[in-house]
């Protein structure tokens, strides 16, 4: 001086699950209460919503986290295989597969290159 790791700044990129457990409301069904009727009440299933709890950087506005081509951030494959757990991308494989979103600037550190002294 110069590249890189790193770092700043704009910019773009993506994810958002499972659960033994509470709580409220909608609907079915069955079963008590009442002479019936209204109506009350208990199971069970089902779907929303809120609380919690598992893992993780992140489980949906968090205005955070990540990741930005030296690219596993994420997506396909995947309703996949293998282990694990109450359960789940929980852990591995798959994965040298294949897609994924960039310019600027710094120079402390590395490293490289010219120059000079020893």
């Nucleotide at each position: 001086g110069c590249c890189g790791u790193u770092c700043g700044c704009u910019g773009g990129g993506g994810g958002u699950g499972g659960c033994g457990g509470g709580g409220c409301g909608a609907c079915g069904c069955g079963g008590c209460c009442c002479g019936a009727c209204c109506g009350g009440c208990c199971g069970c299933a089902u779907c929303g919503c809120c609380c919690g709890c598992c893992u993780g950087a992140g489980a949906a506005c968090a205005g955070a986290c990540c990741c930005u081509u030296g690219g596993a951030a994420c997506c396909u494959g995947a309703u996949c295989c293998g282990g694990u757990u109450c359960g789940u991308g929980c852990c591995g494989g798959c994965g040298u597969a294949g897609g994924g979103a960039a310019g600027c600037g710094a120079c402390a550190c590395c490293g490289c290159c010219c120059g000079c002294g020893c």
The prediction has a mean pLDDT of 76. The RNA shown here (TPP riboswitch aptamer (THI element)) has 118 nucleotides and comes from a Phycisphaerales bacterium. Rfam family: TPP riboswitch aptamer (THI element). From the family's description: Vitamin B(1) in its active form thiamin pyrophosphate (TPP) is an essential coenzyme that is synthesised by coupling of pyrimidine and thiazole moieties in bacteria. NCBI's taxonomy places the organism under Bacteria, Pseudomonadati, Planctomycetota, Phycisphaerae, Phycisphaerales.